[in-house]
RNA sequence: AGCCCGGUAGUGUAGCGGUCAAUCAUGCGGGGCUCUGGACCCCGAGACGCCGGUUCGAAUCCGGCCCGGGCUA
Numbered sequence: 001a002g003c004c005c006g007g008u009a010g011u012g013u014a015g016c017g018g019u020c021a022a023u024c025a026u027g028c029g030g031g032g033c034u035c036u037g038g039a040c041c042c043c044g045a046g047a048c049g050c051c052g053g054u055u056c057g058a059a060u061c062c063g064g065c066c067c068g069g070g071c072u073a
Base pairs, nucleotide, nucleotide: 001072002071003070004069005068006067007066010026011025012024018056028044029043030042031041032040049065050064051063052062053061
């Protein structure tokens, strides 16, 4: 320098143009249960790397950039 893969709640993930402003787990907050704690049950808050473009509509498609990993020279 070129090419490939990835970047989504604190962490790990799903999602592949619309449906409820996004899934699940864990963590966090509140409540229940318990003598207390744990486990278990219920409720809640919490995220689409950045900038443009396409589109009636973008986490999703396109371009550039940034970051991480890999391959080639």
The RNA shown here (transfer RNA) has 73 nucleotides and comes from a Nanobdellati archaeon.
Lineage of the source: Archaea > Nanobdellati.
Rfam family: tRNA. The family's RNA type in Rfam is transfer RNA.
The coordinates come from a structure-prediction model, not an experiment, and the mean pLDDT is 80.